[in-house]
Predicted 3D model of a 1385-nucleotide RNA (small-subunit ribosomal RNA) from a metagenome. It matches the Rfam family "Bacterial small subunit ribosomal RNA". Rfam links the family to the GO terms structural constituent of ribosome and ribosome. The sequence is in RNAcentral, with records from SILVA.

């Protein structure tokens, strides 16, 4: 050179919604190198060319010229078929055809290689294998993609291909696809399988296997059996590299590896030993296929990190009620074992001769020694597992609910515990749970959801009988459903994971043979559905025309005079130019009182009367047709009100608008006017809470009571009445259904058929797009984003400017006050060194405080003390107390004096005191929102609950509601309730009457005595009284009433009459009500100070504001004088008679009394007499001056009282507001607690002693029942919209800039085909050897065609000044729309 291979193997998933894939078929429309079988052959010649050599060009890549040569390279010829083409014959087939026979024509090759046996080669026929092509069925989403298509659909002829075909060309025809979803857009390789699931399904397509597509992007062919070819060629483009700038080179989606991107993904390893592939005759060569090793807990599986014993329950940690508990037999210690590990030795199978990368690996033996080996998450519930500390709505956690604001099992740490474990937890994704897209297996009255209504097309479904058929259906069998996977049974690695063998399964498709009930289809019938005919009936059914009266308004005229009208009240308005009122006449428009009622219509909707036209329906009887039916996507029609267009009409009403009111405002509600409109005709709009919030049709499933229409039966003179049938229309109600409410033959029941609709709330019935409309707008209809809810029905409360019933000094009727004055007192505020603290609507404010000069005292200033003023323990000592002196404001300090006591079994014990050390004391410091206890308040209101039963799915209800009645959930009756408890009442205290007992300190009728007088005395026990026990009152009695009840009314008797009066007594609970400053107490804070002691000051301040009181403003009074009558208390650091002094407060002396004995102690108002005479006074007493007195260490800041003098405001009090219903209000004094002293306050006591209550409409509070509710922190609730600010996503937007698809035009590389080919060319033929011919090559032209250019269109993304609405945000602004009758439903 030549041959074969390079189209396999390996990679990737960009494209592709397609015969791409899957499955079943077809090829009678095809090809197949190498391999196998078989038949036949392998003959005769020829000319070149590479390598090689030489020359030239180039930087290189490479190229060109000359010369030599071979073949299994190339060419010519022979031979020739069962091959191919044409023609003909009969046979076969369902078939365009198949097999076969004959004739004619055409076509092939290397006597090569090596050597005795093969191997090549050529032609044919078969096989096998691999492919090509075609077809049925299946194969994502969007209709906001509904019409698409010109080679498009078909035919004829030709070309082309291995082969059919518009595959291509010419001509002819006008077809083809499509709501059973064409076309377009978006997304996507498909399958076996994988994950999940009970399944049906849902999601997915890594590893392994099958198919397809691709190889930098796009186009193209060549070679070849096979490619339009990953590591081939040509061209164009983008990119990278080399260059001498002329020109060249490249394609890891092969294996490693690099960079980049990213949350993230490995070694530039060993070997062809095995399996497999290619070449070769073979040796052998190639093989990042493959076999192995390396890296990664990435996944699955297996194993270990030790076992036994061990209580002083060690140390230590944590906790603690200080006792303990727990980590915990855990550790240590003691006794063992060696899987693993380390070291040494041996050492495979994988290979049936040789060959071993793995590999000195697996495995085996020996030795050593507990040795080399435990983490992660969680511990509020879901969900297994709890404490301490720190933090203090901070830091942080969080899957959902939700934790954190000083006692956090939720944050962070620790101890302990729980769960998994060489892993654990987080994040992402898929399925499940989710019956939450419902085929299995959901719904639509009110939760989301029935179309506004009809008609009807397609579609779906469809009465009864017979016969046929076999598409559906069904039975059996054949083929296929690859292997792997899953499942079952076995086998092999020590087990398992893993691998191997066998089976089952693969629910599917297809073919064959049967069956005939049902569905379908065909044929023939039937009458029960449907329709028609006949008779009859009701009706506001519809359309058109005519006509009527009442009323409003207006006009004309009469009568008539000052108002009318309107409202919560007014005003605007009308009216002396004559209104309103009234009478008569006229005009005009709109609507039709009574009847009236469940009447008719498909719905919307329909109402005077009459006429005409017309639709539907009911009933009755037969007759006729013979399933003609039901439903109904699209389509078509109808469709309130408002609105729009054109033209009329216009009385009343009446958006807009004007005016008057109301109001903070009032663009509203109310009033006076008033335009569109409302009315008619003709068009449009097409929506409503178009509602029964309930689609249409058919069948079945208890009753009862009405009513409309028609019929039948009996009876009747007739009409009713009664019974009954059918069709409507109502009210109850059973079964059943339903979350409940409720529905219930007119179903929301039981079933069937068909249609429409729903799938958390908001965004939103909105944006964009489309269709319709004159417009308004309608129909169709999302997403981003955001929330953890939104919603239904029912329950219990609470609330209502809802209703009913009832009560309370709640109002009303009365009496007296407060609010004005002065003062007292408390509070706020202010001031201050401090003005200590608490209490704040009722329910803080004469409150804690029943008593601040010091003390109290907590505050301030200053001066002291530090184991402390007070308690316990320890040590050593001593009495203590006390006295004196000095300093000091005092506390205190210093000095001196004095020096233990009691008991004793003599051992000691106890007590007191100063000192010392530390444990500790102390705190009126904080938290009443950590608490106990106590208290206030609703409220002395009549309520609050439980057991059992019953009802309800349940929350819950019943009881407790209802009818009466009560002060009362008091009692009676009734009742699916029956009982019970806490409350009510009663029992208790006091007061009112009587009795008994008792009789001093109290009493004194009778008897006696004394005295000026006096229960003073003897005496008495009757009375009063005292204080113990009883009685009495219970609606017991009578009458009436009431249900024969409970009870109520009246009466009798009685001291008292219906709880006799008063008190104590305060249910379940509410207000995080009040109190840490009574006390107690958790936690925190402080410890030479926030403790403690002392002096002085402050709590007592004072421009002001408020609460509660006192005194007044005067004649019902003031002043003076005289004369009566209480109750209840207190008293020895006390009350203090009496006497004396003082004007007086009071002082001095002093009897009696621990009190029925004595004292405080005089009661006052009242009564009688006198005076004042209406005035800032003989009212009123503040303020101030002087002088005193009492208490007390001490009255300056800062006490009470007295005397004299002074003599302020104030002449009855605005808005508003308080108390009281009988011995009460009002008024008058008295006493007590606290207390040295001090009150107008508080508590208690008696004296005098009223008025009024019709009544429950209204204000306030409360109770019961009922109703509504969007409230449940419960109306001091909830909640809406604009505006302002911040952030987020989104629509529009002059445009700007990309992607993509496509149309017209230009362009036209490589290549293919056609054609030209004068230039060039070895084989064959011919030749005169020059050449010519055949055939071909370069090159040219044309056609098709990629990139590219240009003009435009569609669709889509990003971006855009500005702009629209939306969502979310902390305690913003304005109003007050909704929820109650939400204050105008």
């Nucleotide at each position: 050179u030549g041959g074969c291979g390079c189209a396999c193997g390996g990679g990737u998933g960009a494209g592709u919604a397609a015969c791409g894939c899957g499955u079943a078929g077809a090829u009678a429309a095809c090809c197949u190198a190498c391999c196998u079988u078989u038949c036949a052959g392998c003959c005769c010649g020829g000319g070149a060319u590479a390598a090689c050599u030489u020359c030239c060009u180039g930087a290189a890549a490479a190229g060109g010229g000359g010369g030599c040569u071979a073949a299994u390279a190339c060419c010519g010829g022979a031979u020739a078929a069962c091959a191919c083409a044409u023609c003909g014959g009969g046979a076969c087939g369902a078939g365009u055809g198949u097999a076969u026979c004959g004739a004619u024509g055409u076509u092939a090759a290397a006597a090569g290689g090596u050597u005795u046996a093969c191997u090549a080669c050529u032609g044919g026929a078969a096989g096998a294998u691999g492919g090509g092509u075609c077809u049925g069925c299946g194969u994502a989403c969007c209709a906001u993609u509904a019409g698409u298509u010109a080679g498009u659909u078909g035919g004829u002829a030709g070309g082309g291909u291995a082969a059919c075909g518009g595959c291509c060309u010419a001509c002819c025809a006008a077809g083809a696809c499509u709501u059973c979803g064409a076309u377009g857009g978006u997304u996507a390789g498909c399958g076996g399988g994988u994950c999940u699931g009970a399944g049906a399904g849902g999601a997915u397509g890594a590893u392994c296997c099958g198919c397809c597509a691709c190889a930098c992007u796009g186009g193209a062919a060549c070679u070849g059996a096979g490619a339009c070819a990953c590591g081939g060629u040509c061209c164009a483009g983008a990119c990278u590299c080399c260059u001498a700038c002329g020109g060249g080179a490249g394609g890891c989606a092969g294996c490693a590896g690099u960079a980049g991107g990213g949350a993230a993904u490995u070694u530039u390893g060993c070997g062809c030993a095995a399996u497999g592939g290619g070449g070769g005759a073979a040796a052998c060569c190639c093989u990042g296929a493959c076999g192995c090793a390396g890296c990664a807990a990435u996944a699955c599986c297996g194993c270990g990190u030790g076992a036994g014993u061990g209580a002083a329950g060690a140390a230590g940690g944590c906790u603690c009620u200080u006792g303990g508990g727990u980590c915990g037999u855990a550790a240590a210690g003691c006794u063992c074992u060696u899987u693993u590990c380390u070291a040494a030795g041996g050492g495979a199978a994988g290979a049936u001769a040789a060959u071993g990368a793995c590999g000195g690996u697996a495995c085996c033996u020996u030795a050593g020694g507990a040795a080399u080996a435990a983490g992660c998450a969680c511990c509020g519930g879901c969900u297994a597992a709890c404490u301490c500390c720190g933090u203090g709505c901070c830091a942080g956690c969080a899957g959902c609910c939700g934790c954190g604001g000083u006692a956090a099992u939720a944050c962070g740490g620790a101890g302990g515990g729980u769960g998994c474990a060489a892993g654990c937890g987080u994040u992402g994704u898929u399925c499940g749970g989710a019956u939450u897209u419902a085929c299995u297996g959901g719904g639509c009255g009110u939760a989301a959801a029935g179309g506004g209504c009809g008609u009807g097309u397609a579609g779906g479904c469809g009465g009864u009988u017979u016969g046929g058929u076999c598409a559906g259906c069904u039975a059996a069998g054949g083929g296929u459903g690859a292997a792997a996977u899953c499942c079952c049974g076995g086998a092999g690695c020590u087990u398992a994971a893993c691998u191997c063998c066998g089976g089952a399964a693969u629910u599917g498709c297809u073919c064959u043979u049967g069956g005939a009930a049902c569905u379908g289809c065909c044929a023939a019938g039937c009458u029960a559905g449907a329709g028609a005919u006949a008779g009859u009936c009701a009706g506001a059914g519809g359309c058109g025309g005519g006509u009527g009266g009442a009323a409003u308004u207006c006009c004309u005229g009469g009568u008539g005079u000052a108002g009318a009208g309107g409202u919560g009240a007014a005003a605007u308005u009308c009216g002396u130019a004559g209104a309103u009122a009234u009478c008569a006449g006229g005009a005009g428009g709109a609507a039709c009182a009574c009847c009236g009622g469940a009447g008719g219509c498909a719905a919307g909707g329909c109402g005077g009367c009459c006429c005409g036209c017309u639709g539907g329906g009911g009933c009755u009887u037969a007759u006729c047709u013979g399933a003609c039916g039901c439903u109904a996507a699209g389509g078509c029609g109808c469709g309130a009100a408002a609105g729009c267009g054109u033209g009329g009409g216009g009385a009343g009403c009446g958006a807009a608008c004007g005016g008057g009111a109301u109001u903070a405002g009032a663009u509203a509600c109310c009033c006076c006017g008033g335009u569109a409109g409302u009315c008619c005709a003709c068009g449009c709009u097409g929506u409503a809470a178009a509602c029964g919030a309930u689609g249409a049709a058919u069948a079945c499933c208890a009753g009862c009571c009405g009513u409309u229409u028609g019929g039948a039966a009996a009876a009747u003179u007739a009409g009713c009445c009664u019974u009954u049938c059918a069709a409507g229309u109502g009210g109850c109600g059973c079964a059943g259904c339903a979350a409940a409410c409720g529905c219930a033959a007119u179903g929301a029941g039981u079933a069937u058929u068909c249609c429409g609709c729903c799938u958390g709330g908001g965004g939103a019935g909105u944006a964009c797009g489309g269709u319709c409309g004159c417009a308004a707008g309608a129909c169709u209809a999302a997403a981003a984003c955001u929330c953890a809810a939104a919603g239904g029905a029912a329950u219990u409360g609470a609330c209502g400017g809802g209703g009913g019933c009832c009560c309370g000094c709640a109002c009303a009727a009365g009496c007296g006050g407060u609010g004005g004055a002065g003062c007292a007192u408390g509070u706020g505020g202010u001031u201050u060194a401090a003005u200590u603290c608490g209490a704040c609507g009722c329910a803080a404010c004469g409150c804690g405080a029943a008593g601040a000069a010091c003390c109290u005292u907590a505050c301030c200033u200053g001066g002291g003390u530090u184991u402390g003023a007070c308690a316990u323990c320890c040590c050593a000592g001593g009495a203590c107390c006390u006295g004196u002196a000095u300093g000091g404001a005092g506390a205190c300090a210093u000095a001196c004096a004095u020096u233990c006591c009691u008991c004793u079994u003599c051992g000691g014990a106890g007590g007191c005191u100063g000192g010392g050390a530390g444990a500790c004391a102390g705190g009126u410091g904080c938290u009443g929102c950590a608490u106990g206890g106590c208290u206030g308040u609703c409220g002395u209101c009549a309520g609050c609950u439980c057991g059992u039963g019953u009802c309800g799915u349940g929350a819950g209800a019943u009881g407790u509601u209802g009818g009466g009645u009560u002060a009362a959930g008091u009692c009676c009756c009734g009742c699916a309730a029956c009982g019970a408890g806490c409350g009510c009442a009663a029992c208790c205290c006091u007061u009112g009457u009587c009795c008994u007992u008792a009789g001093u300190u109290g009493c004194c009728a009778u008897c006696g005595a004394u005295u000026c007088a006096a229960g003073u005395c003897g005496g008495g026990a009757a009375c009063u009284c005292u204080a113990a026990g009883g009685a009495g009152a219970c609606u017991g009695c009578c009458g009436g009433u009431g249900u024969u009840a409970a009870g109520c009314c009246g009466g009798a008797g009685g001291a008292a009459g219906g709880u006799g009066g008063g008190g104590a007594u305060g249910a379940c609970g509410u207000c995080a009500a009040g109190u840490c400053c009574u006390c107690a107490u958790g936690g925190c804070c402080u410890u030479u100070a926030u403790a403690u002691c002392c002096a002085g000051g402050g709590c007592u301040a004072c421009a002001c504001a408020c609460g509660u009181g006192c005194u007044a403003c005067a004649a019902u009074g003031g002043u003076g004088a005289u004369u009566a009558c209480a109750a209840a208390g207190a008293g020895c650091u006390g009350c203090g008679a009496g006497g004396u002094c003082g004007c007086g407060a009071g002082a001095c002396c002093a009897a009696g009394c621990g009190a029925a004995u004595c004292u405080c102690a005089a009661a006052a108002a009242a009564a009688u007499c006198a005076u004042c005479u209406c005035a800032g006074u003989u009212c009123g007493g503040a303020u101030c001056g002087c002088a005193g007195u009492c208490u007390g260490c001490a009255a300056c800041u800062c006490g009470g009282c007295u005397g004299c003098g002074u003599g302020a405001a104030g002449u009855u009090g605005g808005a508003a507001u308080c108390g009281c219903u009988a011995g009460u209000a009002a008024u008058c004094g008295u006493a007590g607690a606290u207390c040295a002293g001090c009150g107008u306050g508080c508590u208690a006591c008696g004296g005098u002693g009223a008025a009024u209550a019709c009544g429950u409409u209204c204000c306030c509070g409360g109770g019961c029942c009922u109703u509504g509710u969007a409230c449940a922190c419960a109306c001091c609730g909830c909640c809406c919209g604009u505006c302002a600010c911040a952030c987020c996503a989104u629509g529009g937007g002059a445009g700007u800039u990309g992607a993509u698809a496509u149309u017209g035009g230009c362009a036209g590389a490589a290549u293919a085909c056609a054609u030209c080919g004068a230039a060039c060319c070895a084989a064959c033929c011919u030749u005169u050897c020059g050449g010519g011919g055949a055939g071909g090559u370069a090159g040219g032209u044309g056609u098709g065609c990629a990139a590219g250019c240009u003009a435009g269109u569609g669709c889509u993304g990003a971006u855009g000044a500005c702009u629209g609405g939306g969502g979310u945000g902390a305690a913003g602004u304005c109003g007050a729309a909704a929820c109650a009758a939400g204050g105008u439903a």